[in-house]
RNA sequence: UCAGGGGGCUGGGCAGCUGCGUUGUCGCAAGACACCGAGGAAAGUCCGGGCUCCACUAAGCAAGGGUGGCGGGUAACGCCCGCCCGGUGAGGAGUUCGCUCCGAAACCGAGGGAAAGUGCCACAGAGAGUAUACCGCCGAUGGAGGCCCUGUGAAUACGGGACACCUCACAGGCAAGGGUGAAAGGGUGCGGCAAGAGCGCACCGGGGCGCUGGCAACAGAGCCCGCAUGGCAAACCCCACCUGGAGCAAGGCCAAAUAGGGGUCUCGCGUUUGAAAAAGCAGGAGCGCUUCGCUCUGAGAGACCCGGGUUGGCUGCUUGAGCCUUGGAGCAAUCCAAGGCCUAGAUGAAUGGCUGCCGCCGUGAUGCUGGUUCGCAAGAAUACCGAUCGCUGGCACAGAACCCGGCUUACAGGCCCCCUGAUAUU
RNA sequence: GCUGCUGUAGCUCAGUGGUAGAGCGCACCCUUGGUAAGGGUGAGGUCGAGAGUUCAAUUCUCUCCAGCAGCACCA
Numbered sequence: 001u002c003a004g005g006g007g008g009c010u011g012g013g014c015a016g017c018u019g020c021g022u023u024g025u026c027g028c029a030a031g032a033c034a035c036c037g038a039g040g041a042a043a044g045u046c047c048g049g050g051c052u053c054c055a056c057u058a059a060g061c062a063a064g065g066g067u068g069g070c071g072g073g074u075a076a077c078g079c080c081c082g083c084c085c086g087g088u089g090a091g092g093a094g095u096u097c098g099c100u101c102c103g104a105a106a107c108c109g110a111g112g113g114a115a116a117g118u119g120c121c122a123c124a125g126a127g128a129g130u131a132u133a134c135c136g137c138c139g140a141u142g143g144a145g146g147c148c149c150u151g152u153g154a155a156u157a158c159g160g161g162a163c164a165c166c167u168c169a170c171a172g173g174c175a176a177g178g179g180u181g182a183a184a185g186g187g188u189g190c191g192g193c194a195a196g197a198g199c200g201c202a203c204c205g206g207g208g209c210g211c212u213g214g215c216a217a218c219a220g221a222g223c224c225c226g227c228a229u230g231g232c233a234a235a236c237c238c239c240a241c242c243u244g245g246a247g248c249a250a251g252g253c254c255a256a257a258u259a260g261g262g263g264u265c266u267c268g269c270g271u272u273u274g275a276a277a278a279a280g281c282a283g284g285a286g287c288g289c290u291u292c293g294c295u296c297u298g299a300g301a302g303a304c305c306c307g308g309g310u311u312g313g314c315u316g317c318u319u320g321a322g323c324c325u326u327g328g329a330g331c332a333a334u335c336c337a338a339g340g341c342c343u344a345g346a347u348g349a350a351u352g353g354c355u356g357c358c359g360c361c362g363u364g365a366u367g368c369u370g371g372u373u374c375g376c377a378a379g380a381a382u383a384c385c386g387a388u389c390g391c392u393g394g395c396a397c398a399g400a401a402c403c404c405g406g407c408u409u410a411c412a413g414g415c416c417c418c419c420u421g422a423u424a425u426u
Numbered sequence: 427g428c429u430g431c432u433g434u435a436g437c438u439c440a441g442u443g444g445u446a447g448a449g450c451g452c453a454c455c456c457u458u459g460g461u462a463a464g465g466g467u468g469a470g471g472u473c474g475a476g477a478g479u480u481c482a483a484u485u486c487u488c489u490c491c492a493g494c495a496g497c498a499c500c501a
Base pairs, nucleotide, nucleotide: 001422002421003420004419005418006417007416008415009414010413012358013357014356015355016354017353018352020037021036023034024033025032026031039397043408044407046406047405048404049403050402051247052246053245054244064243065242066241067240068239069083070082071081072080073079084111085109086108087107088106091102092101093100094099112238113237117236118235119232120231121230134178135177136174137173138172141171142170143168144167145166146165148161149160150159151158152157186204187203188202189201190200191199205227206225207224208223209222211220212219213218251315252314253313254312261306262305263304264303265302266301267300270281271280272279273278283297284296285295286294287293288292308500309499310498322341323340324339325338326337327336328335329334359395360394361393362391363390364389365388366387368386370385371384372381373380374379427497428496429495430494431493432492433491436450437449438448439447444481452468453467454466455465456464474490475489476488477487478486
């Protein structure tokens, strides 16, 4: 310098004029002045909380839902950080050239359990889950035939014997190779065998046991086991942990209006004395920090449906797990301390528009004391890089609505840092 | 603003881990003098889009996109 990858930040700037919204001050009012006024995603509403109401003794169990390597962070999380394991893999090493091994500060992982059980594995294929035998290999052993010996017979023939050799591939053996498939019950090599096979051995892989290191996931080395149980749990399921419901149109207050209506259902209207009035106890509400005390209360309260009315105001509402700076702890996420700051609250919904200068993008002109190319040179060319001047246009995605922490998705351009590889120079 | 549901042929809808169907509609043929009805044949699908799990996804999971519906207060 180029190519690929990762992370962080930013998201046009300044000035003037004018408009809109909240708040404050002044003013009888009209209005004037001052301050502040969108985002990193305000979006999707996918998770987690605050807040509010409803329900509910608590704990526990069950059902449903969710999460899922380990450790840490946090108010909490399915988020974040660090680590572990597995995969991909730029590249590197070895090689019998088949392949094997290593492997980045890069990328990916919904990453518990398949040896509790159930289920599924279409088509193809011999066989698909207590494996199988189509082609193939063998046929040691058994069988049949030949060869060989021999009896009867004139002889094809019939019989007996023998099993070294040959043939068949009948019984049977095998699972190496072929073939099917996403997947065929460890892999490579040597031995072994009739042919083969963990049948035996070496290495690799796998399982078990204890040991060492680590908080742990896990790793390492050792001994034992020829290997017995393929995949799918984003199929049911099992294990561990978490978990009440609704949402600011929650909820509270005020005002206006009406047919201040009708229906169904639930809970309650207690008790003692007394003729009654009334009083006591119990219940309910409120106040005081509690034991408890004081005051009030007295029969109605609530849910749903039908019908009717209104489309108003206040509150909740923005000071908060808040922001900035500095210092400290920690690998980091994050936490702690000190100082400073106040930074939108609209409700058909404000945060806009115009002008000037600058920046960036686009586009055009000028061979320009630049670069580059051609040429011996004079000089020429200018697609590309740069410069100067001009022009009209543009400046991404998008826009608060109770508030936070995350995730996901959208995003023109610019800036910074890091990793890998190639090339060049030193 | 909040909540829920849906997306499969031109339309209305089934379907379910293994080559995607029905009715109506459309095209052609038969039938008729001609049309309708009837009969036969056929075409027409990125299963809303993209990722993931799986040997295999319309189906299971996640993320987007589009559409539809409901939710105010008072008595």
This is a predicted complex of two RNAs, RNase P RNA and transfer RNA, with 501 nucleotides together. It holds a member of the Rfam family "Bacterial RNase P class A". Rfam classes the family as a ribozyme.